[in-house]
RNA sequence: UCCUCAGUAGCUUAGUGGUAUAGCGGUCGGUUGUUAUCUGACUGGUCGUAGGUUCGAAUCCUACUUGGGGGA
Numbered sequence: 001u002c003c004u005c006a007g008u009a010g011c012u013u014a015g016u017g018g019u020a021u022a023g024c025g026g027u028c029g030g031u032u033g034u035u036a037u038c039u040g041a042c043u044g045g046u047c048g049u050a051g052g053u054u055c056g057a058a059u060c061c062u063a064c065u066u067g068g069g070g071g072a
Stems, first nucleotide, its partner, number of pairs: 001071007010024003018055001025043006048064005
């Protein structure tokens, strides 16, 4: 320098144009003599950044940025 993959909640992640998911986690309860287990509710997001397309973008296009892999 070129090619390619990825960036979504505290962590791991689903979501290929129409209300952004789940598990773990956190908080407060139930259960128990206490803890653990089990269980109910609540809590959660600038979808890496900036533009563009569109009635509508996490999703499509462009640039940039961070990380992984490959080529020279």
Molecule: transfer RNA
Organism: Triticum aestivum